Predicted 3D model of a 137-nucleotide RNA (c-di-AMP riboswitch aptamer (ydaO/yuaA leader)) from a soil metagenome. The sequence is in RNAcentral, with records from MGnify. The coordinates come from a structure-prediction model, not an experiment, and the mean pLDDT is 75.

RNA sequence: UGCCGAAUCCCCGGGCCAGGAAGCCGGGGAGCGGGGGACCCAGGACGUUCGGGGCGAAUCACGUCGUGCGAGCGACGUGAGGCGCAGGCUCUUUCAGCGCCAGCCCGUCAGCUAACCCCGCAGGCCGACGAAAGAGG
Repeated sequence: UGCCGAAUCCCCGGGCCAGGAAGCCGGGGAGCGGGGGACCCAGGACGUUCGGGGCGAAUCACGUCGUGCGAGCGACGUGAGGCGCAGGCUCUUUCAGCGCCAGCCCGUCAGCUAACCCCGCAGGCCGACGAAAGAGG
């Protein structure tokens, strides 16, 4: 100077200080993001086994092998699908290129859902690297 992401901006008070800015602590506001929560609608009920649900792009299907009584679980492949990035003002689309498809949380419980209620504003990054169309500024 830029990127992923909601994760930014402003105000007040306090501590510190000779005094002040920033930082720190506490509180509030705006904005952005997420969850819970009626009628209606959807969903038959109960029991066994497998619980179920949320944030996020991070899923689904098939095949082989292993494991299990089974439902499943794990590994390796294939396909479909989803997400991000780049001549650098921004946005959308197409082709080609390069990457990702994790992790965490609730705790037996939550469909949708007006009013209403609650929560977050973190963390992590930068080798090099296209073509075209449209709109805005």